[in-house]
Predicted 3D model of RNase P RNA and transfer RNA as a complex of 497 nucleotides. It holds a member of the Rfam family "Bacterial RNase P class A". Rfam classes the family as a ribozyme. From the family's description: Ribonuclease P (RNase P) is a ubiquitous endoribonuclease, found in archaea, bacteria and eukarya as well as chloroplasts and mitochondria.
RNA sequence: AGACGGCUGGACGGCCGCUGCCGGCGGUGAUGCGUUGGCAGAGGAAAGUCCGGGCUCCACGGGAACACGGUGCCGGCUAACCGCCGGCGGGGGCGACCCCAGGGAAAGUGCCACAGAAAACAAACCGCCCGCGCAAGAUCGGCAAGCGUGAGCGGGCCGGUCCCGCGGGCAAGGGCGAAACGGCGCGGCAAGAGCGCACCGCGCCCCUGGUAACAGGGGCGGCAUGGUAAACCCCACCGGGUGCAAGACCGAAUAGGGGCGGCUGUUAUCGUCCAGGGCUGUUUGGCCCGCGACAGUUGACAGGGAUGUUCUCGUCCCGCCGCCCGGGUUGGUCGCAGGAGGCGCAUCGCGAGAUGCGUCCCAGAGGAAUGGCCGUCCAACCUCGCAAGAGGCGGACAGAACCCGGCUUACAGGCCGUCU
RNA sequence: GCACCCGUAGCUCAGCUGGAUAGAGCGUUGCCCUCCGAAGGCAAAGGCCGGACGUUCGAAUCGUCUCGGGUGCGCCA
Numbered sequence: 001a002g003a004c005g006g007c008u009g010g011a012c013g014g015c016c017g018c019u020g021c022c023g024g025c026g027g028u029g030a031u032g033c034g035u036u037g038g039c040a041g042a043g044g045a046a047a048g049u050c051c052g053g054g055c056u057c058c059a060c061g062g063g064a065a066c067a068c069g070g071u072g073c074c075g076g077c078u079a080a081c082c083g084c085c086g087g088c089g090g091g092g093g094c095g096a097c098c099c100c101a102g103g104g105a106a107a108g109u110g111c112c113a114c115a116g117a118a119a120a121c122a123a124a125c126c127g128c129c130c131g132c133g134c135a136a137g138a139u140c141g142g143c144a145a146g147c148g149u150g151a152g153c154g155g156g157c158c159g160g161u162c163c164c165g166c167g168g169g170c171a172a173g174g175g176c177g178a179a180a181c182g183g184c185g186c187g188g189c190a191a192g193a194g195c196g197c198a199c200c201g202c203g204c205c206c207c208u209g210g211u212a213a214c215a216g217g218g219g220c221g222g223c224a225u226g227g228u229a230a231a232c233c234c235c236a237c238c239g240g241g242u243g244c245a246a247g248a249c250c251g252a253a254u255a256g257g258g259g260c261g262g263c264u265g266u267u268a269u270c271g272u273c274c275a276g277g278g279c280u281g282u283u284u285g286g287c288c289c290g291c292g293a294c295a296g297u298u299g300a301c302a303g304g305g306a307u308g309u310u311c312u313c314g315u316c317c318c319g320c321c322g323c324c325c326g327g328g329u330u331g332g333u334c335g336c337a338g339g340a341g342g343c344g345c346a347u348c349g350c351g352a353g354a355u356g357c358g359u360c361c362c363a364g365a366g367g368a369a370u371g372g373c374c375g376u377c378c379a380a381c382c383u384c385g386c387a388a389g390a391g392g393c394g395g396a397c398a399g400a401a402c403c404c405g406g407c408u409u410a411c412a413g414g415c416c417g418u419c420u
Numbered sequence: 421g422c423a424c425c426c427g428u429a430g431c432u433c434a435g436c437u438g439g440a441u442a443g444a445g446c447g448u449u450g451c452c453c454u455c456c457g458a459a460g461g462c463a464a465a466g467g468c469c470g471g472a473c474g475u476u477c478g479a480a481u482c483g484u485c486u487c488g489g490g491u492g493c494g495c496c497a
Stems, first nucleotide, its partner, number of pairs: 001420008010377007018041009043397001047408002050406005055243001057241002061313006068239005073087005088102001089100004103234002108232002110228003125174002127170007137162007146153002182200002185197003201223001202221008247334004257325007265301004270296001271294003274290001276289005303318004327496003341360008378395001381392004421493007430446004439477001448464005470486005
């Protein structure tokens, strides 16, 4: 100068309060109550409510399938987990050490903007190479009429190269892009190419080590197989819902009221209502028949329901469920503080942890207690000062609400240990 | 206490099956019109999509964490 792990989260004293429990006294039929004494009284995160459980109810339990959601290298720990520990693989750092949603892209589907020839059973823009053509053009060489004393020039003809056109081969190089159908070197070739070879990568098989992930070695293949699953999906495993406003009891009060909808049919029976009709009667009416309606009664047979859906086994129920409007109440007790509990020691384990023994009881409010003031001191901050020091200010994040195990986030500072 | 939803311009919203230089209306500013104003017409400014980290070539959009705001849920019958 850093890396990692752990602990702590102002200390002491005095006074006045608040909440709970226990006891004394007073009072009461008894509690509530009053008074007095003792004891106890926020956190490492009580937070976010992100996971996992206990517990609770859903008449609920067993099994199967599907859907939905979650997890995802391997092994272990745990009541369980998206947690933790130890390994493996990949990446970063000189290093201590840190980070990784870390299964499958050769099961299938989708997508890959712009640019680019081509974004995935391939294809070819520039380019490289071969063949053919060559009217014109450029250039080189040869022959040669002719010119010149000569060096040489040279219309024209022939041939080559370039350019151009056509046909074909290639994918090395360029270019595009986030990504271009293995990388690199040598050989090879007209130019090239896993076309051949070595090494590396990849895939398959075998051997060795390891519980395994995986590692090491050998052989074969000769490139198929771009990326994306925090896109659908596939594979493996896990998961019923509900949250203490769960739920149980006591008490008070009201209108134990009204409406809509859903889900069960057939048949018999009785009842009620009723379109309509008949008889009778002066009329109101009375009697009878009766299409039909009724979650009206009773019975039978089916059937339906039971907290994701369907099926099934058993059991239970058959007037239940949902929504809306209206009414009343805003009380008390339990759940609720003995628990996967804290601390210490021993043993086992690298560790997370496990087992055994001993010891302790450690907040329980309910608009919600855990506070306020004073004094001394320790850090931090500000000002002055070279410094010693002086003065001032004033405690980081934050407040239990059924309870535990984790994760994540916030946090002034202080202390300890190990390592580079 | 529990369950759920939403953050995009000054305001109200769209876009969120990944590929734009993030749009619309109202508002603001300037100019035109008018004697002046309103209305109208033309034009402009205004955003890093609440914040951070990640996945991806690429994030307003997908994932995780976090901040802020909002809604609903008691009992009896």